[in-house]
RNA sequence: CUUAUCAAGAGAGACCGAGGGAAUUGGCCCAAUGACGUCCGGCAACCGGCAAGGCACGGUGCUACAUCCAACAGUCUUACUGACAGAUAAG
Numbered sequence: 001c002u003u004a005u006c007a008a009g010a011g012a013g014a015c016c017g018a019g020g021g022a023a024u025u026g027g028c029c030c031a032a033u034g035a036c037g038u039c040c041g042g043c044a045a046c047c048g049g050c051a052a053g054g055c056a057c058g059g060u061g062c063u064a065c066a067u068c069c070a071a072c073a074g075u076c077u078u079a080c081u082g083a084c085a086g087a088u089a090a091g
Stems, first nucleotide, its partner, number of pairs: 001091006011040001013039003019030003024071004041063003046059003049055002067085001072082004
């Protein structure tokens, strides 16, 4: 850079110890009843493998909230659609 997907799914476990939900702004949340992170467990099925509507063995990924929501554009304006940005996979 290209293509595809992003409203489903996933622990009353262990360790750690203060911030965290990508970035900016605004909101809304999570967090000492321990968040985030790591490990284990789990989910999923993009690629490989085997098989042929499957399996979950290997490579990733994921495991609060729609990618937590909005921001830019359009429309029939509590909303919807699209774009931008981002994430993941394959090339």